[in-house]
RNA sequence: GGUUGCAACAACCCCGCCGGUUGGGCGCCGCAGAGCGGUGCAGUGAACUGGCUGCAACC
Numbered sequence: 001g002g003u004u005g006c007a008a009c010a011a012c013c014c015c016g017c018c019g020g021u022u023g024g025g026c027g028c029c030g031c032a033g034a035g036c037g038g039u040g041c042a043g044u045g046a047a048c049u050g051g052c053u054g055c056a057a058c059c
Stems, first nucleotide, its partner, number of pairs: 001059007013045001014043001016052007023044001025041007
C1' cells in the first nucleotide's frame, strides 16, 4: 500500500470524523382547507452512500 471484517477510544447503553441521498421530527412562510409546496434547525437511536481516522486478520 491492497483486501476483508469492524469502532476499542465515549459522563448508563448505543454512538469514530466530515459530507451526500431518501424518508421522519420540530419551527417559520406561502398556497390554501388539509394537506401540499418552500425554507431553516437538530445526538434524526431510520435506511443507504463518498472520503478520511483508528482496530483486527490476511496479502

NadA riboswitch from an Acidobacteriota bacterium, 59 nucleotides, folded computationally. The source organism's lineage runs through Bacteria, Pseudomonadati and Acidobacteriota. It matches the Rfam family "nadA riboswitch". It is annotated as a small RNA. A reference for the family is Chen et al. (2020), "Structural distinctions between NAD+ riboswitch domains 1 and 2 determine differential folding and ligand binding", Nucleic Acids Res. Of the family's consensus pairs, 100% are formed in the model. It was read from a public genome assembly, where an Rfam model found it. Its mean pLDDT, the model's own confidence on a scale to 100, is 82.